Small-subunit ribosomal RNA, 3' major domain from an uncultured Halieaceae bacterium, 477 nucleotides, folded computationally. It matches the Rfam family "Bacterial small subunit ribosomal RNA". The prediction has a mean pLDDT of 85.

Context: one part of a larger RNA
RNA sequence: UGACGGGGGCCCGCACAAGCGGUGGAGCAUGUGGUUUAAUUCGAUGCAACGCGAAGAACCUUACCUGCCCUUGACAUCCUCGGAACUUGUCAGAGAUGACUUGGUGCCUUCGGGAACCGAGUGACAGGUGCUGCAUGGCUGUCGUCAGCUCGUGUCGUGAGAUGUUGGGUUAAGUCCCGCAACGAGCGCAACCCUUGUCCCUAGUUGCCAGCGAUUCGGUCGGGAACUCUAGGGAGACUGCCGGUGACAAACCGGAGGAAGGUGGGGAUGACGUCAAGUCAUCAUGGCCCUUAUGGGCAGGGCUACACACGUGCUACAAUGGCCGGUACAAAGGGUUGCCAACCCGCGAGGGGGAGCUAAUCCCAGAAAACCGGUCGUAGUCCGGAUCGCAGUCUGCAACUCGACUGCGUGAAGUCGGAAUCGCUAGUAAUCGCAGAUCAGCAAUGCUGCGGUGAAUACGUUCCCGGGCCUUGUACA
Repeated sequence: UGACGGGGGCCCGCACAAGCGGUGGAGCAUGUGGUUUAAUUCGAUGCAACGCGAAGAACCUUACCUGCCCUUGACAUCCUCGGAACUUGUCAGAGAUGACUUGGUGCCUUCGGGAACCGAGUGACAGGUGCUGCAUGGCUGUCGUCAGCUCGUGUCGUGAGAUGUUGGGUUAAGUCCCGCAACGAGCGCAACCCUUGUCCCUAGUUGCCAGCGAUUCGGUCGGGAACUCUAGGGAGACUGCCGGUGACAAACCGGAGGAAGGUGGGGAUGACGUCAAGUCAUCAUGGCCCUUAUGGGCAGGGCUACACACGUGCUACAAUGGCCGGUACAAAGGGUUGCCAACCCGCGAGGGGGAGCUAAUCCCAGAAAACCGGUCGUAGUCCGGAUCGCAGUCUGCAACUCGACUGCGUGAAGUCGGAAUCGCUAGUAAUCGCAGAUCAGCAAUGCUGCGGUGAAUACGUUCCCGGGCCUUGUACA
């Protein structure tokens, strides 16, 4: 100087408390451990691995296994020789591949040849998701959006170092004020950026419709530019104003006005560093290793196994509910190899059909919970839907291993969950649906967004956890 303490002081955080909803019990989905296996490819492992890499494992993907094949190689550069490239068909084979066969003679040319492309050959070389993340770059997680981390000069100390950065107040903040052997400065904080909340201006189609006219009653048409909205520009919030407290400061408390008040809400933004944290399988890369194989091609299988254990979720156990009928109201997205309307067929998944749309125009698209009416009457039930049987639909070369969905039948566990444990302070939790990426299809209950309905509670900081500053002790560095 740090680190540590079941030392002290001050302070903060859904850290506790106060509250609401869960997990832990059930069934299923998914990831992991373990076990099994020819293989169940690899990585991630306290917080910070475990719905993680994977925003799509039937083939492909695919890295794994079995079998069958290739050896200058699937890919790059160079050399030699031949042939334009390309293309039709037959046979063998699981295919890769092998054998045979048809058409075709192009472009430039100094007629030597040349440029693409294909085949054969030779060797230099290619290739490796092989190892090392403890050789590395880059990227990322984490402490933590915590308020810290440092430097120059000066001063003090023999020196390591100290001071500044401590102290008194204050703040979300090393934020600001005052004081002070310090005076300044940098990286962080804040602001500048995006979005949302109010108003104004500009603009008015594909969007809008107050008033006027028409109307097939649909903003549909004429028309309008007010309103909504769209998307550009601007205004607005600064403790600016008033009162009080305070040290005449910084600031705090209350009030006015205001759409918004003291960082208005949300996002992006992550200092010096820590964990030899993670990644050699995104990529790049040193070293090592393989080179008729640890490289390459193909078919089939596996990654989907199953006594079990754990994590994360979904659906429930019902009446604030289930079912039936009627009837409202979103936002944000996506669409030409696409989204697919009307209409017809089918109980339905879906099929036919073909209008419109490169989309504020058309389509996906019925939002759902809610509301109104009916029924069920506490029952393993008109709760719950696992499992299984049969019959189908769709995608795709192909749904056996191993897809999703539909109809009929079947109807399991489950009556609110031990010890323990998680999230959340407001348009939040809870609850309800919608969209998108990936994608032929889909195991999505995942993820990322979007809106609808919409709470309860916080006395307080003694305690648990994590963190910041000062101080103290130390057999620690």